[in-house]
RNA sequence: GCCGAAGUGGCGGAACUGGCAGACGCACUGGACUCAAAAUCCAGCGGUGUAACAACCGUGUGGGUUCGACUCCCACCUUCGGCA
Numbered sequence: 001g002c003c004g005a006a007g008u009g010g011c012g013g014a015a016c017u018g019g020c021a022g023a024c025g026c027a028c029u030g031g032a033c034u035c036a037a038a039a040u041c042c043a044g045c046g047g048u049g050u051a052a053c054a055a056c057c058g059u060g061u062g063g064g065u066u067c068g069a070c071u072c073c074c075a076c077c078u079u080c081g082g083c084a
Base pairs, nucleotide, nucleotide: 001083002082003081004080005079006078007077010026011025012024019067028044029043030042031041032040046057047056048055060076061075062074063073064072
């Protein structure tokens, strides 16, 4: 230099012939139980925002196609593999 694969919450990891993003697990927070803990059970758990809701934003970054994009197209970044 060329070709290919991957990038999604704090972490792992789903969702694919384009149609509610964040299933499930771990971690974490609050509560129950306990003398106290562990284990177990219940609830919560992206960001901005709000008194609390609402609302808006969010799939590596920036664009494009589309009524609609994690998914398709283009460029770039990072990692991994192959070829030279």
Predicted 3D model of an 84-nucleotide RNA (transfer RNA) from uncultured Desulfotomaculum sp.
It matches the Rfam family "tRNA". By type it is a transfer RNA.
The sequence was found in a public genome assembly.
NCBI's taxonomy places the organism under Bacteria, Bacillati, Clostridia, Desulfotomaculaceae, Desulfotomaculum.